Notes
THF (Tetrahydrofolate) riboswitch aptamer from a mouse gut metagenome, 105 nucleotides, folded computationally. The coordinates come from a structure-prediction model, not an experiment, and the mean pLDDT is 77. Its Rfam family is "THF (Tetrahydrofolate) riboswitch aptamer". Rfam's curators write: Tetrahydrofolate (THF) riboswitch was first reported for Ames et al. as an RNA motif in 5' untranslated (5'-UTR)regions of folate transport and biosynthesis genes in Firmicutes genomes.

RNA sequence: GCAGAGUAGGUUUUGAUGCGUUAAGUGAUAAAAAGACGGGAAGUUGCUUUUUAUACGAAAAAUCCAUUUCGGUGGAUUUGCGGUAUCAAGACCGCAUUCCGCUGC
Numbered sequence: 001g002c003a004g005a006g007u008a009g010g011u012u013u014u015g016a017u018g019c020g021u022u023a024a025g026u027g028a029u030a031a032a033a034a035g036a037c038g039g040g041a042a043g044u045u046g047c048u049u050u051u052u053a054u055a056c057g058a059a060a061a062a063u064c065c066a067u068u069u070c071g072g073u074g075g076a077u078u079u080g081c082g083g084u085a086u087c088a089a090g091a092c093c094g095c096a097u098u099c100c101g102c103u104g105c
Stems, first nucleotide, its partner, number of pairs: 001105004009093010019082003027056001028054008039100004060079008
């Protein structure tokens, strides 16, 4: 000098178990705080999380049982629905960036 490897994490698919379906959650915007970012160092205008605020916003149905003032009400199960949560497995992406290091030549 050339080439290469590796993390956290992210996306997605499948499965399991939940939550909601009386709308929480997810997603959007703003502010504040915190955190993480290959082996080492630095690291924000990028990323993630939490809190608060704002606006927007949804798919229910069937069966059975109990009760009933016969209008309904309550419970259970099943099938759905939700840009739903967690876990497991698979696939894909992958240090934002800078310097050094590591492996091969």